About this RNA:
A computed fold for a 145-nucleotide RNA, annotated as FMN riboswitch aptamer (RFN element). Its mean pLDDT, the model's own confidence on a scale to 100, is 76.
[in-house]
């Protein structure tokens, strides 16, 4: 230093002002916020090898919601429980100028997204399911190479 494994521990931000109105943190003007691995020409740090940060919009997963299954009430398909993860159907969103061999990542501008249920009034930013679950991340034993 690496693989398998078992076990802990960690793992999401935001509505501030004004307008309209009976009534908005849900419209409308301004304002705020950006999960997790990869990849990064930048940036810090070392005398180097190297380290460590850097992308909401590229590439890939996640969580929800939808679907499936299957028991159970029931018995025309609805209701609950429990599972399922490719079934992927809702699965959002970037341009343009610069440099440069090389950038949707750097530098400059100007756009653009943001599950479900709920609500006096249409929610990315209030509430709830969520003291939950997870991508993953970190540590700890112990087996191997």
């Nucleotide at each position: 230093c690496u693989g398998u494994a078992u076990u802990c521990u960690c793992a999401g931000g935001g509505c501030g002002g004004g307008g309209u109105g009976u009534a908005a943190a849900u419209c409308c003007c301004c304002a705020c916020c950006g999960g997790c691995g990869a990849u990064g020409a930048c940036u810090c740090g070392g005398u180097a090898u190297c380290g460590a940060g850097a992308a909401g919009u590229c590439c890939g997963c996640g969580a929800g919601c939808g679907c499936c299954u299957u028991u159970u009430g029931a018995c025309g398909g609805c209701a609950a429980a429990a599972g399922g993860g490719u079934c992927a159907g809702c699965a959002g969103a970037u341009c343009c100028g610069g440099u440069g061999c090389g950038a949707u990542u750097c530098c400059g501008g100007a756009a653009c997204c943001g599950a479900c249920g709920g609500u006096g009034a249409c929610a990315g930013u209030c509430c709830g399911g969520a003291u939950g679950g997870a991508a993953g991340a970190g540590a700890a034993u112990a087996c191997g190479g």